[in-house]
Overview
Predicted 3D model of a 644-nucleotide part of an RNA (large-subunit ribosomal RNA, domain II) from a Minisyncoccota bacterium. Rfam family: Bacterial large subunit ribosomal RNA.
Context: one part of a larger RNA
RNA sequence: GCCAACGACUUAUCAUCGGUUGCCGGUUAAUUCCACUUAGUGGAAGGAGCCAUAGGGAAACCUAGUGUGAAUAGCGCGUUAUCCCGCAAGGGAUAAGUAGCCGAUGAUAGACCCGAAGCCAAGCGAGCUUGCCCUGGCCAGGAUGAAGUCCGUGGAAACACAGAUGGAGGUCCGUACCGGUUGGUUGUUCAAAACCUUCGGAUGAGCUGGGGUAAGGAGUGAAAAGCUAAUCGAGCUUGGUAAUAGCUGGUUCUCUCCGAAAUAGUUUUAGGACUAGCGCCAGGUACUGUCUUUAUAGGGGUAGAGCUACUGGUUUGGUGGUAAAGGGCGCAAGCUCGGCCUCCGAUUCAAACUCCGAAUACUAUAAAGAAAACCUGGUAGUCAGACUGUGGGGGCUAAGCUCCAUGGUCGAAAGGGAAACAGCCCAGACCGCAAUCUAAGGUCCCCAAAUUUUUGCUAAGUGUAAAAGGUAGUAUGACGCCAUUGACAGAUAGGAGGUUGGCUCAGAGGUAGCCAUCCUUUAAAAAGUGUGUAACAACUUACUAUUCGACGGCGUGAUGCGCCGAAAAUUUACCGGGGCUUAAGCAAAAUACCGACGAUGCGGAUUAUCGCUCUUCACUAUUGUUCAGAGCGAAGUUCAAAAC
Numbered sequence: 001g002c003c004a005a006c007g008a009c010u011u012a013u014c015a016u017c018g019g020u021u022g023c024c025g026g027u028u029a030a031u032u033c034c035a036c037u038u039a040g041u042g043g044a045a046g047g048a049g050c051c052a053u054a055g056g057g058a059a060a061c062c063u064a065g066u067g068u069g070a071a072u073a074g075c076g077c078g079u080u081a082u083c084c085c086g087c088a089a090g091g092g093a094u095a096a097g098u099a100g101c102c103g104a105u106g107a108u109a110g111a112c113c114c115g116a117a118g119c120c121a122a123g124c125g126a127g128c129u130u131g132c133c134c135u136g137g138c139c140a141g142g143a144u145g146a147a148g149u150c151c152g153u154g155g156a157a158a159c160a161c162a163g164a165u166g167g168a169g170g171u172c173c174g175u176a177c178c179g180g181u182u183g184g185u186u187g188u189u190c191a192a193a194a195c196c197u198u199c200g201g202a203u204g205a206g207c208u209g210g211g212g213u214a215a216g217g218a219g220u221g222a223a224a225a226g227c228u229a230a231u232c233g234a235g236c237u238u239g240g241u242a243a244u245a246g247c248u249g250g251u252u253c254u255c256u257c258c259g260a261a262a263u264a265g266u267u268u269u270a271g272g273a274c275u276a277g278c279g280c281c282a283g284g285u286a287c288u289g290u291c292u293u294u295a296u297a298g299g300g301g302u303a304g305a306g307c308u309a310c311u312g313g314u315u316u317g318g319u320g321g322u323a324a325a326g327g328g329c330g331c332a333a334g335c336u337c338g339g340c341c342u343c344c345g346a347u348u349c350a351a352a353c354u355c356c357g358a359a360u361a362c363u364a365u366a367a368a369g370a371a372a373a374c375c376u377g378g379u380a381g382u383c384a385g386a387c388u389g390u391g392g393g394g395g396c397u398a399a400g401c402u403c404c405a406u407g408g409u410c411g412a413a414a415g416g417g418a419a420a421c422a423g424c425c426c427a428g429a430c431c432g433c434a435a436u437c438u439a440a441g442g443u444c445c446c447c448a449a450a451u452u453u454u455u456g457c458u459a460a461g462u463g464u465a466a467a468a469g470g471u472a473g474u475a476u477g478a479c480g481c482c483a484u485u486g487a488c489a490g491a492u493a494g495g496a497g498g499u500u501g502g503c504u505c506a507g508a509g510g511u512a513g514c515c516a517u518c519c520u521u522u523a524a525a526a527a528g529u530g531u532g533u534a535a536c537a538a539c540u541u542a543c544u545a546u547u548c549g550a551c552g553g554c555g556u557g558a559u560g561c562g563c564c565g566a567a568a569a570u571u572u573a574c575c576g577g578g579g580c581u582u583a584a585g586c587a588a589a590a591u592a593c594c595g596a597c598g599a600u601g602c603g604g605a606u607u608a609u610c611g612c613u614c615u616u617c618a619c620u621a622u623u624g625u626u627c628a629g630a631g632c633g634a635a636g637u638u639c640a641a642a643a644c
Base pairs, nucleotide, nucleotide: 011109012108013107014106015105016104017103018102019101020100021099022098023097025051026050027049031045032044033043034042035041036040055062056061065077066076067075068074080095081094082093083092084091085090112250113249115247119240120239121238122237123236124235130214131213132212133211134210135209136208137207138206139204141173142172143171144169148165149164150163152161153160154159177201178200179199183196184195185194216232218228219227220226263276264275265274266273267272277382278381279379280378281377282376283375284374285373290370291369292368293367294366295365296364297363298362304356305354306353311350312349313348315346316345317344318343320341321340322339326337327336328335329334385410386409387408388407389406390405391404392403393402394401415426416425417424430604431603432602433601435600436599437598441594442593443592444578445577446576450591452590453589454588455587456586457585463580469564470563471562473561474560475559476558478556479555480554481553482552490547491546492545493544494543496520497519498518501515502514503513526541530539531538
C1' cells in the first nucleotide's frame, strides 16, 4: 500500500411547533394489591399533584374588569375566535383543552466524531549530566633553565658582571589520558552524533574509580536559558479529563419536487456571530394589492451643451485707470516694460459652475397579457465571490489590480462553437431513436457540409501581431495647369553689353556681408541657381532656338488594400496542422448545405395541479321510519242521551 472487520447527530429532562390517537374538562406520580412466561410484564387501586376553566397590577389587592390617576375622565392590557340560521333578540356547529405516541428545533448536560499546544494536584527520578563533600588512582620521553647557592673579578659596602651549580613554571614540543578545530565518508547508518584526516590541552582552574549530597517554579550552572536518564524557556508518571479548540479533517442507502447567498446594520468585529434580505414546508388573506407591455399625467438637474446667465479658471489684441513689490533710462521730476483693475473684441475650461437640458430610471392612473404577490407559523444555508459588457472613483484612462453602480454568465449548468480554455458566443440535459429542421459557427484535406455564383481589391504568405513616423507599391474617383500653334524628359547651340553696379574690404570682378536690383542688344540671357578661386578664371542653372513626336505630361489633396518601421533565448512555435495566390485571403451581395443533450416527430416514465373512478367523514336539503306532542278522520266497533 491492498483486502476484511470496526468506525461519527445519541441519551435524559424541560420548552415550542407539527402529525396522530383517546377523552370533553384531561391526566395520574410515588406507592400498594393481584396474576404471569419474574432484573420484568399485564391488570386493578391510588386524584396527592399538574394543565385548562379570568384577567389586571411590581405588589397588597380587586375582579369581567383591572392598572394608572384627585377623577364616576382619558389611556394601556383584558372581557375568546370563525362559520351557519334569523330583521332583531337569540339559537346551533366547529375550534379552543388535556394525556400519550411519533417527528422537527432549542436549552442544560462531553451533546456529531477524532485532534492540540497547555493549566493544576499528588508522586517517581542526580546509575546520564551539573555543582559540592569524603576516600583512592593516573600523567612515556624530550626542551627551556627563574629564585637561591658556590667560586672568580671589581668595589669600603650595597651591589654589579662572568662561570658553575640548581631545577621554578595555570612554561615549551610530544605519548597515555582528556577534548572535539578543519575537510571528507556515512546519512533505511557500525552508530537516534560514528569513522578517516587534521587539530587543542597534556604538573594543572588537570584527568579519573568508588561512596555520598542538592529536584521541578525547584536544583545545579567559569552563564549556553546549558544540564537535571536519547525529554527542558519549566523533567517524567498518574489523576482532574471525554480540559478547551469562533480552527483543520471526516460524517456511511435510493428516488421525486423546489432551490439560494457571498449584501445591509451592529459587533475586542473582520476566515466568528446576531437581526434583516434571499430558500424550503404548512396554513391563511383579499381578489390584484405582484410582474411585463402600451397609453396618459408627473417631479428632477445626470449625459450633452453653454458661460456677456452666476461662481471660479484660461490665451491674446486694444482702450482707460493705478503706482504696492520687479527690469531699463534719467541728477531729479518722471518716462517706459512688466504687474493689478475696468471696458471693447476674439479664444478656451469645470465632480464640489448652470441661462439651459435629454434618453433611461422612478411614481401614479387605465387597458391588455402573464403568474405571481402579501400575512402568520415552523425550519435552513449564506455574510471569502469570479470574470465579462456599460457608467464611474483610486492607479499611470497600468494590471488576470482595487472599490462602487447596473445587466449577463459561472458559482450551482451539462451540450455545440472559440485548436486546447469556470466567467466569451449559441443554447438550459426526465429517458430512448442509424428520423427531420435550425442557432452560434462553418462548408480544399485532417473534419460533417460549396474546390458554389457575381463584381472588385491584395502580391505583402498581407491574411496568420504592434505605434509614432516614412512610402514615385497598386486601384479608384476629384481639382488645377501645360500640350500637334508640338507639352514633359533627352540631345545640339546660345546664355550677351553698360559692368569689376554702389558700399565694405588686404581683395569682394554674378556667387563673404550690406544697399539697390536699373537700362540696352536680343529668339533668349538674373546686377545671377549652384560648384569653384586669395581675388579673377573655369563649369553649371534659370531663360531661348532647333531636333524629337505624345488620346500625353506636371501638380495638389482624398479613399481602399499593401510596404518599411519589426531583435531572444530546448524546436518550426503569432493560421490548430497540411497547405492556400483571378484563394482555401480581403470587401460587397446571393443561393444551397452542414451543424447542439435546442425545436419538431415517434415511443416510454412521473403526477404537485387538473380530469375521471373508488372509498371515508362532516354539514345541509329531501324522503322514509321510531319516539314525543297537536289536529282531522271513512267503513267498522264501543259508549251515552233522547225518542220508540

Lineage of the source: Bacteria > Bacillati > Minisyncoccota.